[in-house]
RNA sequence: CUCCGAUAAUGGCAAACCCGGCGAAAGCCGGGGACGCAAAACCACGGGUCUAAAGAUAAAGCGACUGGGCGCACAGUUAUAUCGCUUAUUCCAUGACGGCCGGGCUGCCGAA
Repeated sequence: CUCCGAUAAUGGCAAACCCGGCGAAAGCCGGGGACGCAAAACCACGGGUCUAAAGAUAAAGCGACUGGGCGCACAGUUAUAUCGCUUAUUCCAUGACGGCCGGGCUGCCGAA
């Protein structure tokens, strides 16, 4: 120096959960708190997982309007096309996850 990681030593980080905040959500930040972690420090390059705001999509409901039929006519009723709004179905990261895996990079200690 490299590999490796011990009932070693100095320490470090902080899951779930609770409180406050940000966010549409996944999730993140701060405080408390410890399940655990030899990189559970940092980095979204590859894979994977999570969310679906915006967007797209078929359906349903409501409203407006065009115009055909029924009706002596009005009122009304019926079918179709277009537009707008709402609901929720499905698709989809540009979002998130480094404590999912691989990878990059940096650091403390020194038994076998």